[in-house]
Molecule: transfer RNA
Organism: gamma proteobacterium HdN1
RNA sequence: GCCUGGGUGGCGAAAUCGGUAUACGCAGUGGAUUCAAAAUCCACCGGUGGUGACACCUUGAGAGUUCGAGUCUCUCCCCAGGCACCA
Numbered sequence: 001g002c003c004u005g006g007g008u009g010g011c012g013a014a015a016u017c018g019g020u021a022u023a024c025g026c027a028g029u030g031g032a033u034u035c036a037a038a039a040u041c042c043a044c045c046g047g048u049g050g051u052g053a054c055a056c057c058u059u060g061a062g063a064g065u066u067c068g069a070g071u072c073u074c075u076c077c078c079c080a081g082g083c084a085c086c087a
Base pairs, nucleotide, nucleotide: 001083002082003081004080005079006078007077010026011025012024019067028044029043030042031041032040046057047056048055049054060076061075062074063073064072
């Protein structure tokens, strides 16, 4: 340099044919239980703002197509694997 696959919360990862994310699990927080703890059970748990109802933002970065993009197209960055080069 070329080809293939990938980049989503704190982590592992979901999301049908493009249908409006963050399911599920782990970790965490609060509570119940216990003499106390472990285990178990219940609730919460992406970010920002708000007492709250709720609002806004977010799928590596930027742009495009579309009523609608994590998903399709283009450029770039990064990671893994393969191939090539190495005078």